The RNA shown here (transfer RNA) has 84 nucleotides and comes from an Oscillospiraceae bacterium.
The organism belongs to Oscillospiraceae, within Bacteria.
It matches the Rfam family "tRNA". The family's RNA type in Rfam is transfer RNA.
Parts: sequence; structure tokens; C1' cells
RNA sequence: GCCGGUGUGAUGGAAUUGGCAGACGUACUGGACUCAAAAUCCAGCGGGAUAAAACCCGUGCCGGUUCGACCCCGGCCACCGGCA
Repeated sequence: GCCGGUGUGAUGGAAUUGGCAGACGUACUGGACUCAAAAUCCAGCGGGAUAAAACCCGUGCCGGUUCGACCCCGGCCACCGGCA
């Protein structure tokens, strides 16, 4: 240099003939239980905004197509593999 693959909450990892983003697990937070803990059970857990909501944004980054994009197209970045 060329070719291919991968990139999603704190983390592992789902969701694809384009149609509710974040299922499920782990971690974490609060509560119940306990003398106290562990285990177990219940609830919560991306960011912004707000008194709290409503609301807005969010799938590596920037654009494009589309009524609608994690998904399709272009460029770029990082990592992995192959070829030279």
C1' cells in the first nucleotide's frame, strides 16, 4: 500500500428483508430481610434540560439517501486478520 472483519450505556452482549434503541446478564445505587453481614427478593441505573416533569439528544466520528438508518451509501479514525 491492497483486501476483509469489528466498533451499541460502567461492562459483557442482544436488536438487520430499514419501523418503539439499549432486551438479558454483571457491576453500581436505594430499599426489604438479618443482631450484623453474605445470599435472596423489590426498585432504579446513557447525556442535556427542569423545582419535578413534559421535551431534546444519543449505536466510533463527519456527511448522504429515506417519511423513517445500529442497519443502506461515501469519507475518516481505532483495533483485529490476510496479502504484498